[in-house]
C1' cells in the first nucleotide's frame, strides 16, 4: 500500500434481507432475612465509532474518515 472482518448500555454480545433499540451480567430501589449472601420484583442507563447521501422511514443500504484484528505484497 491492497483486501476482508469488527465498532450497538459500565462489561460480554444479539438485532441484516430498512418499519418501537434489546438480552445476560453489573448498578440502584423494593421484598425476604436477626444480618449478609442466594432467589424474586421493579427502575435507570444508548449521538448504534464519526460525517455526509438515498428513502415517508436507516443500527441496517451507498460514499468517505477514524480505531482494532487478520491476510497478501
Nucleotide at each position: 500500500g491492497a483486501c476482508u472482518c469488527a465498532g450497538u448500555a459500565g462489561c460480554u454480545c444479539a438485532g441484516u434481507u430498512g418499519g418501537c433499540a434489546g438480552a445476560g451480567c453489573a448498578a440502584g430501589a423494593g421484598a425476604u432475612u436477626c444480618a449478609u449472601a442466594u432467589c424474586c420484583u421493579c427502575u435507570g442507563g444508548g449521538u448504534c465509532a464519526c460525517a455526509g447521501g438515498u428513502u415517508c422511514a436507516a443500527a441496517u443500504c451507498c460514499c468517505g474518515u477514524c480505531u482494532g484484528a487478520g491476510u497478501c505484497a
RNAcentral holds the sequence, with entries from ENA. This is a predicted structure of a 73-nucleotide RNA (transfer RNA) from Cymbomonas tetramitiformis. Rfam family: tRNA. Rfam classes the family as a transfer RNA. The prediction has a mean pLDDT of 83.